Context: one part of a larger RNA
RNA sequence: CGUUGCAAAUUUGAGGGAGGUGGCCCCUAGUACGAAAGGAUCGGGGCGAGGUAACCCCUAGUGUACCAGCUGUCCUACCAAGGGCAUCGCUGGGUAGCUAAGUUGCUAAGAGAUAAGCACUGAAAGCAUAUAAGUGCGAAGCUCGUCCCAAGAUUAAAUUUGCUUGUUGAGCUUGACUCAACGAAAAAUUCGUGGAAGAUUACCACGUUGAUAGGCUUCUGAUGUAAGCACAGUAAUGUGUUAAGUCUAGAAGUACUAAUAGAUUAAAAG
Numbered sequence: 001c002g003u004u005g006c007a008a009a010u011u012u013g014a015g016g017g018a019g020g021u022g023g024c025c026c027c028u029a030g031u032a033c034g035a036a037a038g039g040a041u042c043g044g045g046g047c048g049a050g051g052u053a054a055c056c057c058c059u060a061g062u063g064u065a066c067c068a069g070c071u072g073u074c075c076u077a078c079c080a081a082g083g084g085c086a087u088c089g090c091u092g093g094g095u096a097g098c099u100a101a102g103u104u105g106c107u108a109a110g111a112g113a114u115a116a117g118c119a120c121u122g123a124a125a126g127c128a129u130a131u132a133a134g135u136g137c138g139a140a141g142c143u144c145g146u147c148c149c150a151a152g153a154u155u156a157a158a159u160u161u162g163c164u165u166g167u168u169g170a171g172c173u174u175g176a177c178u179c180a181a182c183g184a185a186a187a188a189u190u191c192g193u194g195g196a197a198g199a200u201u202a203c204c205a206c207g208u209u210g211a212u213a214g215g216c217u218u219c220u221g222a223u224g225u226a227a228g229c230a231c232a233g234u235a236a237u238g239u240g241u242u243a244a245g246u247c248u249a250g251a252a253g254u255a256c257u258a259a260u261a262g263a264u265u266a267a268a269a270g
Stems, first nucleotide, its partner, number of pairs: 001152001005163007015149004021049001023047005033038001050107006059100004066093005071086006110144003117137004166182006172175001187265004191207005212258003215254005221247003228241005
């Protein structure tokens, strides 16, 4: 832009795409078969491989704004306590998120029409013949079935709901005409607070009739018992106060802060 007023939401599915894989073991059964050696078809059950999707409860990795320990040096006048730099200075752990080696699922049953093939009935041609008329079975393949996209499917679909049908001017071909402007409904955008969404955009949540983010409180979780003081010890240090102190992304609650105010687009009629 179109879909013949403008919007919001929910669908249908023409059509398109994805997927479709092997193996081993057990039972049937040491049966059929075979002199023996050996050893099934059919059918049923189980395990695992490969592939793939989602997720983070478990096992783990990472986790450069979390916690602790340690070294050198500079600084905060000194002690103590801290800060900067040294690969994140090194080391031991680790929340959320992300991730696999982790967890869970799928990788099919079934239906229809068939291929090669196997058949039934059966004439031409008194027989025979699966074929000429007619009928059946038969594949990882085909059409469905599973998952995804999908009405620009210009054949532009359907359903539900919301809003308006006003004002002014110009033109001529004077019309139930065309064009332009104003106004502005539903609705949307801008703007703002953000996001398990994201390069931007888009998408999603929210904007005071508010829990969207920050802050604060509580909790979960991480680290592992802070500083100060007291006591013991000549001291290094230890013990008590103390499951302490600190804490990033997590959960809940709470309007304290910021989402204020405003701007723009936007529509008819037999």
Molecule: large-subunit ribosomal RNA, domain VI
Organism: Candidatus Dojkabacteria bacterium